[in-house]
Molecule: Bacterial RNase P class A
Organism: Bacteroidota bacterium
RNA sequence: ACUGCGCAUCGUGCAAUCGCCCCGCUCUUCCAAAAAGAACGGGGAGGAAAGUCCGAACUCCGCAGGACAGAGCACCUCCUAACAGGAGGGUACCCGGCGCGUAAGCGCGGGGUAACGGAUAGUGUCACAGAAAAUAUACCGCCCUUCGGCACUCCUUCGGAGUGCUUAGGGGUAAGGGUGAAACGGCGAGGUAAGAGCUCACCAGAUCGGCAGUGAUGCCGGUGCUUGACAAACCCUGCUCGGAGCAAGACCACAUAAGCCCCGCGAUCCGCAUUCACGCGGAUGAAGAGCUGUCCGCUCAAAUCUCUCCGGCCAUACCGGAGGUUAACGGGGCGGGUAGGUUGCCAGAGCCGGCUCGCGAGAGCUCGCCCAGAUGAAUGAUUGCAGUCCCGUUUCGAAACGGGAUACAGAAUUCGGCUUAUAGACGCGCAGUCUUU
Numbered sequence: 001a002c003u004g005c006g007c008a009u010c011g012u013g014c015a016a017u018c019g020c021c022c023c024g025c026u027c028u029u030c031c032a033a034a035a036a037g038a039a040c041g042g043g044g045a046g047g048a049a050a051g052u053c054c055g056a057a058c059u060c061c062g063c064a065g066g067a068c069a070g071a072g073c074a075c076c077u078c079c080u081a082a083c084a085g086g087a088g089g090g091u092a093c094c095c096g097g098c099g100c101g102u103a104a105g106c107g108c109g110g111g112g113u114a115a116c117g118g119a120u121a122g123u124g125u126c127a128c129a130g131a132a133a134a135u136a137u138a139c140c141g142c143c144c145u146u147c148g149g150c151a152c153u154c155c156u157u158c159g160g161a162g163u164g165c166u167u168a169g170g171g172g173u174a175a176g177g178g179u180g181a182a183a184c185g186g187c188g189a190g191g192u193a194a195g196a197g198c199u200c201a202c203c204a205g206a207u208c209g210g211c212a213g214u215g216a217u218g219c220c221g222g223u224g225c226u227u228g229a230c231a232a233a234c235c236c237u238g239c240u241c242g243g244a245g246c247a248a249g250a251c252c253a254c255a256u257a258a259g260c261c262c263c264g265c266g267a268u269c270c271g272c273a274u275u276c277a278c279g280c281g282g283a284u285g286a287a288g289a290g291c292u293g294u295c296c297g298c299u300c301a302a303a304u305c306u307c308u309c310c311g312g313c314c315a316u317a318c319c320g321g322a323g324g325u326u327a328a329c330g331g332g333g334c335g336g337g338u339a340g341g342u343u344g345c346c347a348g349a350g351c352c353g354g355c356u357c358g359c360g361a362g363a364g365c366u367c368g369c370c371c372a373g374a375u376g377a378a379u380g381a382u383u384g385c386a387g388u389c390c391c392g393u394u395u396c397g398a399a400a401c402g403g404g405a406u407a408c409a410g411a412a413u414u415c416g417g418c419u420u421a422u423a424g425a426c427g428c429g430c431a432g433u434c435u436u437u
Base pairs, nucleotide, nucleotide: 001433002432003431004430005429006428007427009425010424012386013385014384015383016382017381018380020044021043022042023041024040026038027037028036029035046408050419051418053417054416055415056414057413058245059244060243061242065296066295067294068293070241071240072239073238074237075089076088077087078086079085090116091114092113093112094111095110097108098107099106100105117236118235122234123233124230125229126228139177140176141173142172143171144170145169146168148166149165150164151163152162153161154160155159185203186202188200189199190198204226205225206223207222208221209220210219211218212217249343250342251341252340259334260333261332262331263330264329266325268283269282270281271280272279275317288300289299290298307323308322309321310320311319312318350369351368353366354365355364356363357362387406388405389404390403391402392401393400394399
């Protein structure tokens, strides 16, 4: 100097003139309140306020259980209100360092990357090449053997035996060669007709056992048990998750058609009270409503004038007869009106510092501080001098002068993360490469 990973700060300053919003207190106007005005005092946009990608606080859906769908996460442990966030560790791969050793190699650290569960639940893909691409194989080859042919040797009575080569056939083989990104564990030795974990030693995987650890895992020992890759393919497994959202909600005022249609019980049961009388309470019931995906469960939901009239009979009580569904109650649908004001709305999972605990993320305790609350949307405009950066001129240089630039960008309920944009200044940590000393 460059590359990789990570952390942190600032991101204009001062002055003058004018302008805006909020809060506090006092005064004026006002019958009072509200509102308006004045003086004084205090405050007023970020590291991302952006994106709306996650998570929550908070509000509403009267309560909120189960299943399905859907979504998210995925090595282990921890932090957090929670998260797809963070911290520490494990394993694998990559880059390099140190130590021991003749070497092979062994051990110990550092940095980086990982969308890190499952391929024996199932489905699917792996072009071309190749014999065959996973319930997958014999192209070349190697071995044995049969019939035939040729050559040689031996015996030699017909003839037979042996060795080598070879056409055709049969059997064995997957070690060697070939193809490929990948071919039924790897390497070496023995063994075999030739081969093969067939056997053995070493290694890898898998599995069983022991020890250490909260755990992921690590170490040691045993067992010949050993037929791919891909799930960032569909999927399976485990864990987690109501939904909608401040334009959520709450209140006030005004206005409209206290609109129209449909459904429902009201006539059930029990207890108490009263007779000078419009009783009281409970259960049941059911139109419908269901947390703003579906289904189930479960829950909630109106008994007005003892429904009206007649008789026994004075009577709400008991009996009999006749009538009948009124709404002032509950629910559903359609339609109309209003869209003005107040609140939610800023004291917070808040911030600065200190101490203790923890490897750490953080946790606990404590001192101090209050740092926007707008609503067509305040937090500004102008001028001057500087600051920083870039370029040029003069100059030995410092410096001076001139010109230009001064980023991304603006709260709208709030907070924890992620992602994106960013002129420039500045400080670090770790690893590697090059150069110089």